[in-house]
Molecule: small-subunit ribosomal RNA
Organism: metagenome
């Protein structure tokens, strides 16, 4: 520090979504050990049982038992000691307000941080000084007695106190009052001085006898500690105010009657509406009151560079709470977790009357949940609480247990050890890994087991003894403070340490497609499954699941939650808004923000120094302890922060003072569609009225609806009425924006230019607020030509609730009022500085030049445009009118979709409008730009693409293939064009792959191993054959040691292997067809661009061409094109058999002699290049015309087919992977099918007829085949064909006759002398075989068909057309295919359409590319959500009614030891019960608010391989 992941690719926005850390965590799978440390996050949910807060006999009375010993004894027992002043209770003091828990409540002065108290309180501890005198009268305990189930209660009788109560005293101290200092911050505090007046106390223990009293010794007394009382002051602790900090909603905006203040009073420790009476009306608040939600707060953690975020468990501070809710008492201190009184609401127990409870203390328990430990051990240590102490007590604490719940330690071994061992995976079968890994060989001894030894933590405090010091009369005693003995351990026989023994017990989980380290096989086959994202998985899955091997951590590894990071993706530090999400529709102004120059005060901001503080622990440094780390200890440093103070004044502010450049006012000028009002005007529709005038008009792609002979369109005069203002007119003009256009007047805003006279910063922006605001709309009233939603007709159309067409109503117009919205756009807030040019235009000016204007030119200053630098941006642009550079203020944005929607709320008459969510769903949405592809987009340009001709095809019959159907099988393959007379150059068997039968397993064929025989011919036997059976014959070649062995053929046997036309052409190789013989597809180098690309290939000509020229940041090359190749058209030259004949003989005949002339054949040449003229064009290419010439601009054919594109076609040509069968999906044979037949649909053939048939006669080719042949002639049959059989292995000899043509005859337009299907009959070849199922002959038979709908196809010259020949598959079988020549046409005016295709451009939302893409209703599932008549909860407010506990207040007849009065009854004083009152919690009653769950039903949203129904959008998307 990033990386995936929107695209065919690209740049950018943007969002998901990973990798890093970290937890009180859980869940898997897994597990050796030790140290340190954590452990209900959920139900503040109940809670069984222990235990968790007592102590003090040295404050006080009282006082046992069991059980010993001992007497007695009626053996029941009882006495006495001892137990024992012991336990258990009781009054009384101290503590139970600390410690431990938890976080429900709380948006608080609750907490953190500073400050304050001149408004205060402190038991215990220390420190000073003072005192501790005298006297009463009570109760508990106990005892007796009564009630109750019990808890408990009552009544009496007794005692005791450091318990209660009265007097006395008073250094302080209170109160009231004088008088005076000093300080202060309003009140005032604080000293000092004087006068008057009020309050205290307890007493225990232990030593002493010099002094008084009784005399072993005590008493009073002293004395020493501890204590009690009042004050004074310290510490530490608290109560209370105050500044400032730290959550979220404005879909909560007003809240507030003890509310704000005063005066007095009351209450508190103490200020204060804390509380009451009165007065006055305030107080809070958009700098966010109120109100909802959520929350303990902090040090701190956790992350992060940091700022920030997230948090608030252990550990430490504070708070708050203790079943919920009230309330007080008690006390120094609670409104009290193991205290108390009431209410509720749960548990128990009850005898039903009435009690008892509170684990959010330690353990435990159900119960909840994903989920958190032992009813452990000690008080050894450290700390509390009592006590003089000993010492109790202490689940705080210190230990142990359980949990890998974290963090750190260690160990599961260490060396050697190649035959690279076996086994495992994988192979290309060679080998590779697994691997030095194992075995083996040599160690070690951490951990583990046995043994043995063995802790630090201990130090007090206490006793003894001794010393010193104080107190004392005092060598008693006591206090303090040293020294030495004794003495104390849960944990624990534990850490540790030694000896023995032994590699022995000790390794596992994730993942391996990219992100991200890590790769193979097997199975699965869009199944199972994976999956953090993008994505995998439909037969060859590195992704799924196992395996072998790796990669990573390791006693833990994963997963799942969370936080924070990466996210600069809330941007202080650090973002943005023309077009990607974002500029308010414009303006005006309020609060707030910001603010010109100069001088000068202060010092509030800001800077600098100091002080205090910022607890401790953490964090961070350093040093130390634990073998080591965690961990733990010292000491630094840090707390960025707050207050105080002391200074500085630059810059902000506060004030004070001036200036003029900002900004206004002024004077003189000036453009304008700037607003408002009033009038007027002419041209143009319509409508009425007349004239003229006739059949049509109007309207459209064509039409119709419509109008019109009841006289229209038309054309004329007049007339009415309403809207709108042609020309001028222009990216001009003007206003804040919306918007404003005929004139002319009045009213009336702003600019803008010049002048430099006035005021002096008056300015900028602007949340609220307030006005303005297109059109359409809405309300009332008028108004209505022309248009014109809705509506009606009429075309179109499959449909037409559209688009055209007739009509037409609201509406558009006027006056008032509403509405508040637009792509209200310049998709660009408003102001203000800077920052190159150029060239229009508009309005005002200045100059120069000309006598002067007009006008040119330079020139300011204002608006408005277009180019362009620089800079700026994703790119596209933008660029003084910024989207540049800066500065100020406002508004806005944070992914798509849901949704600008629901709920609220404001506003509105409605319509709607504004403010504005959420669930829930996607990995994307999206800008720009690129290169295709496409366009019913444009421009050029080609082609039998149309056109122009011409002859078919679709009808007919048949052939033939194809579908479908049928069948035991009708084997397969081919599917528009580019399947269908295609593989099939030829299915009766064979082919043959199909079907049915019979048969066979190492095979019909290879290779390799063992054995038998030479190979081979012949014969019988059933058998459909295959095959079987049986017999005879018969012995070669080579070596050779005569046994034999070997090449080859033959037959058995076993395996290993053969075989397979079985799948997949979407796994492949070769071939192939298609576009297309279209002319394109490409590279290097350079330039550009972030980039994908681009440029070259484009441009302006020309070609059949990316031909070729010129231009040109391109310059250059390849593959295509051409051109070389074959063939044909002209000439030559060579050569003449078999091939040819002019001349010469010759013959029926090139027959034969002969000839090289000529046709020809077959070798090599020549020949055509725009070369030559003109002429158009740039002195290009090139292109017309012409000359010669056989041939003319590629001379006609052919062969050649560029990157690519169709997952195009073929595993049935052949190879080939993977898969699948292996007595069968292989082999081998018979007979069968491929040949069926209602039908379709292709491609030919033959006709349909006189350009004909149909008979006679005659002329004339080319190419090419022939020995398994092609046959001649002859002789034969009507013929096919038979017989013979010459000749020719070929320019010799044979097919072989060429048709059409030419001549002549018939036939006269009819289903015919056309047309031949079809059918019976006879044959004839070929074959082993012609029944399925061949071809041909001859004789009869004579079907449809009379030129073919809609649609469609071939072809531009020696071509269509039309005529015959020949091959080549075969034994036989073409109407097919493949060549071969005869005869031999018509037209092309063009490129506007059709179809294909080529270059530029342009639009795109396509990119498996228009057969793309996509929209929206309906139907179907599922999923969240809104309304919803009600219906249930929760919170909350407001009246009211009723009122417990208990405080206060009144009252107290009834009750009462202390004090007074009295001898005494009695009384007073003074208090309490009860009873009244205010207040008062839960509770009920009515009515509100606010949120939740359920709801019949309803509204839309949103997911969801293949439903319907259209075809809005995207291209000019077919009505932009």
């Nucleotide at each position: 520090a990033g990386a995936g992941u929107u695209u065919g690719a690209u740049c950018c926005u943007g969002g998901c979504u990973c990798a890093g850390a970290a937890c009180g965590a859980a869940c898997g799978u897994u597990g050796g050990c030790g140290g340190c440390g954590c452990g209900c996050u959920u139900a503040a949910c109940a809670c069984a049982u222990g235990c968790a807060a007592g102590u003090c006999g040295a404050g006080c009375g009282a006082g046992a038992a069991c059980g010993g010993c001992g007497g007695c004894u009626u053996u029941g027992g009882u006495c006495g000691c001892c137990u024992a002043g012991u336990a258990c209770a009781g009054c009384g003091g101290c503590g139970g307000a600390c410690g431990g828990g938890u976080g429900a409540g709380u948006a608080a002065c609750a907490c953190g941080u500073g400050a304050g108290u001149a408004a205060c309180c402190u038991a215990c501890c220390c420190u000073u000084a003072u005192g501790u005198c005298u006297g009463g009268g009570a109760u508990a305990a106990c005892g007796g007695g009564u009630c109750g189930a019990a808890a408990g209660a009552c009544c009496u009788g007794c005692u005791a106190a450091u318990a209660c109560c009265g007097g006395a005293u008073a250094c302080g101290u209170c109160c009231u009052u004088u008088c005076a200092a000093a300080c202060g911050u309003a009140g005032g505090u604080u000293u000092g001085a004087g006068a008057g007046g009020a309050g205290a106390a307890a007493g225990a223990u232990g030593g002493c006898c010099a002094a008084u009293c009784c005399u072993u010794g005590g008493a009073a007394g002293c004395u020493a500690u501890c204590g009690c009382a009042g004050a004074a002051g310290g510490a530490g602790g608290g109560g209370c105010u105050c500044g400032c900090g730290g959550c979220c909603c404005a879909u909560u905006a007003g809240g507030u009657a003890g509310u704000u203040g005063g005066c007095g009073a009351g209450g508190u420790a103490a200020u204060g509406g804390c509380u009451c009476a009165c007065c006055a009306a305030g107080c809070c608040u958009u700098g966010g009151a109120u109100g909802g939600g959520u929350a303990g707060c902090u040090g701190g953690u956790c992350u992060g560079a940091g700022a920030g975020g997230a948090u608030g468990a252990u550990c430490a501070g504070c708070c708050a709470c203790a079943c919920u809710g009230g309330c007080a008492c008690u006390g120094a201190g609670a409104u009290a977790u193991g205290g108390g009184c009431c209410a509720g609401a749960c548990u128990c127990c009850u005898a039903c009357g009435g009690g008892a409870g509170g684990c959010a203390g330690c353990a435990g328990u159900g119960g909840g949940g994903a989920a958190u430990u032992u009813u452990g051990c000690g008080c050894a240590a450290u700390g509390g609480g009592c006590g003089a102490a000993a010492g109790c007590c202490u689940g705080a604490c210190g230990c142990a247990g359980c949990g890998a719940c974290g963090c750190c330690g260690c160990g599961u071994g260490g060396g050697u050890g190649a035959a690279g061992a076996a086994g495992g995976u994988c192979u290309u079968u060679g080998g590779a890994u697994u691997g030095u890994a194992a075995a083996g060989c040599c160690c070690u001894g951490u951990u583990g087991a046995g043994g043995g030894g063995g802790a630090a933590g201990a130090a007090c405090c206490a006793c003894a003894u001794g010393c010193g010091u104080u107190c004392g009369a005092a060598u008693a005693g006591g206090g303090c403070g040293c020294a030495u003995g004794u003495u104390u351990g849960a944990u624990g026989g534990u850490a540790c340490c030694c000896c023995u023994u032994g590699a022995g017990g000790a390794a596992g989980c994730a993942c391996c497609g990219g992100u991200u380290a890590a790769c193979u096989c097997c199975g699965u086959g869009c199944u199972a499954g994976u999956a953090g994202c993008c994505g995998c998985g439909g037969u060859a899955a590195u992704a799924c699941g196992g395996a072998g091997g790796g990669u990573g951590c390791a006693a833990a590894c994963g997963u799942c939650g969370u936080u924070c990071g990466g996210a600069a993706u809330u941007a202080c530090u650090g973002g943005g808004c023309g077009u990607a999400a974002a500029g308010g529709g414009c303006g005006u102004g309020u609060a707030g923000g910001c603010g010109g120059c100069c001088u000068u005060u202060c010092a509030a901001g800001u800077c600098a120094g100091g002080u205090g503080u910022g607890a401790a622990a953490g964090c961070c440094c350093u040093c130390g302890g634990u073998u080591u780390a965690a961990c733990c200890g010292a000491g630094g440093a840090a707390c960025u922060g707050c207050a105080c103070u002391u200074g500085a004044a630059a810059c902000u502010g506060c004030g004070a003072g001036g200036c003029u450049u900002g900004a206004a006012u002024c004077c003189g000028g000036u453009a304008g569609a700037g607003g408002g009002a009033a009038g007027c005007g002419g041209a143009a529709u319509u409508c009425c009225u007349g004239g003229u005038g006739u059949a049509g008009a109007g309207g459209u792609g064509a039409a119709a609806u419509u109008c019109g002979u009841a006289g229209a369109u038309a054309u004329c005069a007049g007339g009415a009425g309403g809207a709108a203002c042609a020309c001028c007119g222009g990216a001009g003009g003007u206003g804040a924006a919306g918007g404003c256009g005929g004139c002319u007047u009045c009213c009336u805003g702003g600019g803008c230019c010049g002048g430099u006279a006035u005021u002096g910063a008056c300015g900028c922006u602007g949340a609220a607020g307030c006005g303005c605001g297109a059109a359409a709309g809405c309300g009332u009233g008028g108004g209505g030509a022309g248009u014109a939603a809705a509506c009606a007709g009429g075309a179109u159309u499959a449909g037409a609730u559209a688009c055209c067409c007739u009509g037409g109503u609201a509406g558009u117009c006027c006056a008032c009022g509403c509405c508040g919205u637009a792509a209200a756009u310049g998709a660009u807030g408003u102001u203000c500085a800077c920052u190159a040019g150029g060239u229009g235009u508009c309005g005002c000016g200045g100059g120069u030049a000309u006598a002067u204007a007009a006008u040119c030119c330079c020139u300011g200053c204002g608006g408005u445009g277009c180019c362009g630098c620089a800079g700026u941006a994703a790119a596209u642009g933008c660029a003084a009118u910024a989207a540049g550079u800066g500065a100020a203020c406002c508004g806005c944005c944070u992914g798509g979709g849901g949704a600008g929607u629901a709920c609220g709320g404001c506003c509105g008459c409605a319509a709607g409008g504004u403010u504005a969510a959420a669930a829930c769903u996607c990995a994307a949405a999206g800008g720009a730009a690129u290169u295709g592809a496409c366009g019913g987009g444009g421009g050029c340009c080609c082609g039998c693409a149309c056109a122009a001709g011409u002859g078919g095809u679709g009808g007919a019959g048949u052939a033939u293939g194809u579908g479908g159907u049928u069948u035991a099988a009708u084997u397969u393959g081919a599917a528009g064009c580019a399947a269908u007379g295609u593989g099939u150059a030829g299915a009766a068997u064979u082919u043959u792959a199909c079907c049915u039968g019979g048969g066979u397993u190492u095979g019909a064929u290879a290779u390799u191993u063992c054995u038998g025989g030479a190979a081979u011919c012949c014969a019988u036997c059933g058998g459909a054959g295959a095959g079987g059976a049986u017999g005879g014959a018969g012995u070669g070649c080579c070596c050779u040691u005569u046994g034999g062995g070997g090449a080859g053929c033959c037959g058995g046997a076993a395996g290993a292997c053969a075989g397979g036309u079985g799948c997949u052409g979407u796994a492949u190789g070769g071939c192939u067809g298609u576009c297309g013989u279209c002319a394109g597809c490409u590279c290097g180098u350079g330039u550009u661009g972030u980039g994908a690309g681009a440029u070259g290939u484009u441009g302006g000509g020309u070609u059949a061409a990316g031909u070729c020229c010129c231009g040109u940041a391109a310059c250059g090359a390849g593959c295509g094109u051409a051109a070389c190749c074959c063939u044909u058209g002209c000439c030559c030259u060579u050569a003449g058999u078999u091939a040819c004949c002019a001349g010469c003989a010759u013959u029926a005949a090139g027959u034969u002699g002969g000839g090289g002339a000529u046709u020809c054949u077959a070798a090599g040449g020549g020949g055509a290049c725009u070369g030559c003229c003109c002429c158009g064009g740039u002195g290009a290419a090139c292109g017309g015309g012409g000359a010669g010439g056989a041939a003319g601009g590629u001379g006609g054919g052919g062969a050649u087919g560029a990157c690519g594109u169709u997952a195009a076609g073929u595993c049935u040509u052949u190879a080939u992977g993977g898969c699948c069968c292996u007595u069968a999906u292989g082999c081998c044979c018979a007979g069968g099918g491929u040949u069926a037949c209602a039908c379709a649909c292709g491609u030919a053939c033959u006709a349909u007829a006189a350009u004909g048939g149909u008979c006679g006669g005659u002329a004339u080719a080319a190419a090419g085949g022939g020995u398994u042949g092609c046959g001649a002639g002859c002789c034969u049959g009507u013929g096919a064909g038979g017989g013979u059989g010459a000749g020719c292995u070929a320019a010799u000899c044979c097919c072989a006759a060429a048709a059409a043509g030419c001549c002549g005859g018939c036939c006269u337009u009819a289903g015919u002398u056309c047309g031949g299907a079809u059918a019976g009959g006879a044959g004839u070849c070929u074959g082993u075989a012609a029944u399925u199922u061949g071809a041909c002959u001859c004789c009869u038979u004579g079907a449809a068909g009379u030129c073919g709908g809609a649609a469609u196809c071939g072809c531009u010259a020696g071509u269509a057309a039309u005529c015959g020949c020949g091959g080549a598959u075969u034994a036989g079988u073409a109407u097919g295919c493949c060549g071969c020549g005869g005869u031999g046409a018509a037209u092309a005016c063009g490129u506007u359409c059709c179809c294909g295709g080529g270059c530029c451009u342009u639009g795109u939302a396509u990119a498996u590319a228009c057969c793309g893409c996509c929209c929206g209703u309906c139907a179907c599932a599922c999923c969240a959500u809104g309304g919803g008549a009600g219906u249930u909860g929760u919170c909350u407010g407001g009246a009211c009614c009723a009122g417990a506990a208990g405080u206060c207040g009144c009252c107290g007849a009834u009750c009462c030891a202390a004090c007074c009065c009295g001898u005494a009854a009695g009384g007073g004083a003074g208090g309490g019960a009860a009873g009244c009152g205010c207040c008062g919690a839960a509770g009920g009653u009515c009515u509100g608010g606010a949120u939740g769950g359920c709801g019949a039903c309803u509204g839309g949203g949103g997911u969801g391989a293949a439903g319907u129904c259209g075809u809005a959008a995207u291209a000019a998307g077919g009505u932009a």